[in-house]
Order: sequence, then structure tokens, then C1' cells
RNA sequence: CUUGAAAACAAGCCGAAUCUCCACAUGGAGUACGGGGGAUCUUAUUAUAGGGGUGAAUCUUUUUUAUAAAGUAGGGGACCUCAACCCGAACCCGUCAACUAACCUCGGAGGCAAAAGAGGAGGAAAAA
Repeated sequence: CUUGAAAACAAGCCGAAUCUCCACAUGGAGUACGGGGGAUCUUAUUAUAGGGGUGAAUCUUUUUUAUAAAGUAGGGGACCUCAACCCGAACCCGUCAACUAACCUCGGAGGCAAAAGAGGAGGAAAAA
């Protein structure tokens, strides 16, 4: 000097997933915030090669047919535009669900974390 790994410190980040109380081994009751089902009216025309839901995560092409490659709708990093970078999964219902008032019902987890581009807008603090 280069490469790889680990630890510490974090202004913080993805996400609906935060907070309060009781209990104290485990558990329970709520909660910010989220999801599903479900009339009239309206709309829809599919039917096993099913159909549908959560989610940004859908689709296309290729060949070595693989936990593959290259892209892509879409999404992310504290406001907007451009640029660069990153993600572009997974799981569930079980033949069944358009929208939908009343109503019914469910979730309220988990995982990360050090970079600094340009222009613009807005806000806060301090001083006088």
C1' cells in the first nucleotide's frame, strides 16, 4: 500500500409493526398505525391450462435449463428535479371472494446501519 473478516460508535434506515398497563419464565388486556371479508347501486364475462390476497417486487428475452443471465413496470436512501448507486423477494388462501353502508374479522413482526454529486425550494437556531 492492497484485499478479506470482526468489533465499537451511531444523526439514523426498510416496514403497518410504535406505545401503555398487569403479570413475571411462558402469558394477558389495550394502542398509534395497517389488512381482509361483506348489501343496494354501478360494473364485470370469466370458468381448472383455475382463481385470489399481502407486498415496491410485475413482465420480457436468452441458453449452459440453473437457487441462471440480461433487462423491465415499480420501489429506497428526511422536500422537488437531474445524475449516480441499491432493491426489484418471499409467503398465504384453498375451488372461493369486483366495488361496497351497516356489520364481522386479522396484524400490530423482523431485519439493517457511514456516506458526502449539481441546481432549487422550504424550515429552524443564533446575533443585531
The RNA shown here (c-di-AMP riboswitch aptamer (ydaO/yuaA leader)) has 128 nucleotides and comes from Clostridium magnum DSM 2767. The same sequence occurs in records of 2 taxa. Model confidence (mean pLDDT): 77 of 100. The sequence is in RNAcentral, with records from Rfam and Ribocentre. Lineage of the source: Bacteria > Bacillati > Eubacteriales > Clostridium > Clostridium magnum.